[in-house]
RNA sequence: UGGCGGGCUAGACCGGGGAGUCCGGCGUUCCCUGUAACCUAAAAUCGUCGAUAUGUAGGGGUCGAAGUCUGAAGAGCAGUAUUCUCUAGCACUGGUCAGCCCAGGUUUUGGCGCUGAGGCCUCGUCCUGCAGGAUCGGCGGUACCUUUUGCUCUGGCCGGAGGGCCAAUGCAAAAAGUUUAAUCUGUCGAAUCCGCCAGGUCCGGAAGGGAGCAACGGUAGGCAGAACAACCGAUGCUUGCAGGGUAGCGGGGCUGAGUCAAUGCCUGGAUCCCUGGUCUCUGUGAGAGGUGCCCAUCUUCAGGCGCGCCCGCCA
Numbered sequence: 001u002g003g004c005g006g007g008c009u010a011g012a013c014c015g016g017g018g019a020g021u022c023c024g025g026c027g028u029u030c031c032c033u034g035u036a037a038c039c040u041a042a043a044a045u046c047g048u049c050g051a052u053a054u055g056u057a058g059g060g061g062u063c064g065a066a067g068u069c070u071g072a073a074g075a076g077c078a079g080u081a082u083u084c085u086c087u088a089g090c091a092c093u094g095g096u097c098a099g100c101c102c103a104g105g106u107u108u109u110g111g112c113g114c115u116g117a118g119g120c121c122u123c124g125u126c127c128u129g130c131a132g133g134a135u136c137g138g139c140g141g142u143a144c145c146u147u148u149u150g151c152u153c154u155g156g157c158c159g160g161a162g163g164g165c166c167a168a169u170g171c172a173a174a175a176a177g178u179u180u181a182a183u184c185u186g187u188c189g190a191a192u193c194c195g196c197c198a199g200g201u202c203c204g205g206a207a208g209g210g211a212g213c214a215a216c217g218g219u220a221g222g223c224a225g226a227a228c229a230a231c232c233g234a235u236g237c238u239u240g241c242a243g244g245g246u247a248g249c250g251g252g253g254c255u256g257a258g259u260c261a262a263u264g265c266c267u268g269g270a271u272c273c274c275u276g277g278u279c280u281c282u283g284u285g286a287g288a289g290g291u292g293c294c295c296a297u298c299u300u301c302a303g304g305c306g307c308g309c310c311c312g313c314c315a
Stems, first nucleotide, its partner, number of pairs: 001315008011063004015033005023050005038059004067305009079293004084289003089284003094279006101269006108262005118255008126244008134235005140228001143178002146175006154167005183226006193218003201210003
């Protein structure tokens, strides 16, 4: 001086990045990523530091003259941005095909069928219109002549009073007749209508007579019922005529072998209302890719700092 081995120390490593926060740098928070590789305590009303900031406090491990820092180039997981490209899906526009709809034909299955399919004719049921009937209810109560009796207003005559007689008008009731569909029964019934008026009352010498309450008998009229002409209305009724009816139910007649339903197939037609397939237009679009930026990690080059000390052996 060089090589080998061992032991020290300086020192190095025990992660990095993005977002967020901050005046700014780290950390606790969230996210991505790497190593053989740390522990404890506190820390988002925050912890600590100051461009010499790339955590703070304490403890420990590995390597050990190892290594680390800066710059440049290349590769590159994630992240982020993108007026870039593509696409599933969804929606929109238009076209086309098929189905849905109709007609005809056909296969299969099933039902019915000479105890008569299907078709045709006809009747009833159903509906509408017209014309009736039945039942129920409502509504309504003819007209005229004659006779008899009584009575009122008016006029006249007679009488002592009550009153008597005649004429005419009107009213009421009754009888009988004609007419009308317009009558009958029961009950009530006029304070005011008619008749008859006990008792009582008035005139009167008496006889007799007048007015007249009640009762009684009637009338107008009320209520109820029956019948009746016409009119009005109602109805689980009914008759006749004409027409209608997608279809149903029942009856009768004629003809004589198919017919109905469902599925599949074929032909033709109609529609753009609906359903489905396909193509086109327009839009949206998770996602995939590309590119840019940043970028853990890896490779190469250059530079900066450092490359120290001790012992043993060998040449």